Overview:
Glycine riboswitch aptamer from Thermolongibacillus altinsuensis, 90 nucleotides, folded computationally. The organism belongs to Thermolongibacillus, within Bacteria. The prediction has a mean pLDDT of 81. Rfam family: Glycine riboswitch aptamer. Rfam's curators write: This family represents the bacterial glycine riboswitch. The model forms 91% of the base pairs in the Rfam consensus. The sequence is in RNAcentral, with records from Rfam.
[in-house]
RNA sequence: AUGAGAACAAGGGGAGAGACUACAAUUUUGUAGCGCCGAAGGAGCAAGCCGUUGGGCGAAUCUCUCAGGCAAAAGAACUCUUGUUUGACG
Numbered sequence: 001a002u003g004a005g006a007a008c009a010a011g012g013g014g015a016g017a018g019a020c021u022a023c024a025a026u027u028u029u030g031u032a033g034c035g036c037c038g039a040a041g042g043a044g045c046a047a048g049c050c051g052u053u054g055g056g057c058g059a060a061u062c063u064c065u066c067a068g069g070c071a072a073a074a075g076a077a078c079u080c081u082u083g084u085u086u087g088a089c090g
Base pairs, nucleotide, nucleotide: 005086006085007084008083009082010081011080012079013078018034020033021032022031023030024029035070036069037068041066042064043063044062048057049056050055
């Protein structure tokens, strides 16, 4: 000094599903009931690899819906820009 990739911060974009019913409180909300959503988080597994057997490791935007969510707000995987750090390769 080129700066793939990785990490962090800020800002932007960012889907889905009942403003359901009952009671209470009464701006918000809480409890109960039924119906739903998946893209915070969490959990599960295929191929494959390891192993003498049993087994172990093993991804997700897939599956489950524990949690979360179902007007708006907030949140939101993921993604873009900027900055900082590190740094493969040359």